Source information:
The prediction has a mean pLDDT of 77. This is a predicted structure of a 63-nucleotide RNA (Fluoride riboswitch aptamer (crcB RNA motif)) from a Deltaproteobacteria bacterium.

């Protein structure tokens, strides 16, 4: 010095916090949405990977 495991630990999982919980990465990494189109252009969901609860958005009703 490099490689693999295993634990702790950090980190990340397309628009905001918090709690569980799951996966992924180990700093040259996880991670940076999706269709159409050669390109210009256009269209389409979601505050969550995933649940639950706040916050803000947006639809439809009732007072």
């Nucleotide at each position: 010095u490099a490689g693999a495991u295993a634990u702790a630990c950090g980190g990340c999982g397309a628009u905001g916090g918090a709690g569980u919980u799951c996966g992924c990465c180990g700093u040259c990494a996880a991670c940076c949405g999706c269709c159409c189109a050669c390109a210009c252009g256009g269209g389409c969901u979601g505050a969550u990977g995933a649940c639950u609860c706040c916050u803000g958005u947006c639809c439809g009703g009732u007072u």